[in-house]
RNA sequence: GGGCUCGUGGUCUAAUGGUAUGACACGUCCUUGGCAUGGACGAGAUUCCGGGUUCGAUUCCCGGCGAGUCCA
Numbered sequence: 001g002g003g004c005u006c007g008u009g010g011u012c013u014a015a016u017g018g019u020a021u022g023a024c025a026c027g028u029c030c031u032u033g034g035c036a037u038g039g040a041c042g043a044g045a046u047u048c049c050g051g052g053u054u055c056g057a058u059u060c061c062c063g064g065c066g067a068g069u070c071c072a
Stems, first nucleotide, its partner, number of pairs: 001071007010024003018055001026042005048064005
């Protein structure tokens, strides 16, 4: 330098056009004499950045940045 894959809460992850799912972690409460486990509820995301297409973009297209991998 080139090809391919990927970028989503603190972490991991789902969602292949219709306002983002779950787990862990976190907070409150219940359960206990207390802790752990378990249960209920809650908070937490400008979906890496910019532009385009569309009534509507996490999703499709272009560019950039970053990560991984392969080739040179």
RNAcentral holds the sequence, with entries from ENA. This is a predicted structure of a 72-nucleotide RNA (transfer RNA) from a Nanobdellota archaeon. Its Rfam family is "tRNA". It is annotated as a transfer RNA. Clan: tRNA clan. The organism belongs to Nanobdellota, within Archaea.